Record summary: Predicted 3D model of a 75-nucleotide RNA (transfer RNA) from an uncultured Flavobacteriales bacterium. It matches the Rfam family "tRNA". It is annotated as a transfer RNA. From the family's description: Transfer RNA (tRNA) molecules are approximately 80 nucleotides in length. The sequence was found in a public genome assembly.

[in-house]
């Protein structure tokens, strides 16, 4: 440089164009002599970024960007 794949809560990852979710973690409280475990409740997101399409975009399209892969140059 050319292809492709990925980006969504502190992690890991879900999510038909039609209200953004789940487990872990963290916070509070039950339960237990005590922690753990279980249980119940809260917190917590410009869905990388700029832009089009739409009535309506996390999802379609461009373009940048970061990251994997795969290729193809040159030395």
């Nucleotide at each position: 440089c050319u292809c492709u794949a990925c980006a969504u809560a502190g992690c890991u990852c879900a999510g038909u164009g039609g209200u953004a979710g789940a487990g872990c973690a963290c916070c509070c409280g039950g339960c237990u002599c005590u922690u753990a475990a279980c249980c119940g409740g809260g917190a917590g997101g410009a869905c990388a970024c700029a832009g089009g399409u739409u009535c309506g975009a996390g999802u379609c399209c461009u373009g940048u960007u970061g990251u994997g892969g795969a290729g193809a140059c040159c030395a």